[in-house]
Molecule: TPP riboswitch aptamer (THI element)
Organism: Paracoccaceae bacterium
RNA sequence: GCGUUCACCUCGGGGUGCCUGACCACAGGCUGAGAUGCGCAAGCGGACCCGUUGAACCUGACCCGGAUCAUACCGGCGGAGGGAAGGUGCUGGACAAGUCC
Numbered sequence: 001g002c003g004u005u006c007a008c009c010u011c012g013g014g015g016u017g018c019c020u021g022a023c024c025a026c027a028g029g030c031u032g033a034g035a036u037g038c039g040c041a042a043g044c045g046g047a048c049c050c051g052u053u054g055a056a057c058c059u060g061a062c063c064c065g066g067a068u069c070a071u072a073c074c075g076g077c078g079g080a081g082g083g084a085a086g087g088u089g090c091u092g093g094a095c096a097a098g099u100c101c
Base pairs, nucleotide, nucleotide: 006089007088008087009086010085011051012050013049014048017030018029019028020027021026036045037044038043057082058081059080063076064075065074066073092101093100094099095098
């Protein structure tokens, strides 16, 4: 000095289901990183995950097989298609800058 891993900063992307109690609210249960708050709703936040090394997430899909009280619960689909990025990086101080300590 460069690169990688990783971390941080800013910006951005995304999902929020199923069952029971008596309809809603509310409470409880299942899986999961995440099933949330306010709203008639559209949305706006929070937490969480993900950002091209891209299975975060969407389409296919009111799909197929296997479980379950039930559900993207598990697997297939998937060497299918889409899908959101830049910077900095050992720490502190001085000074107008960039250098110096």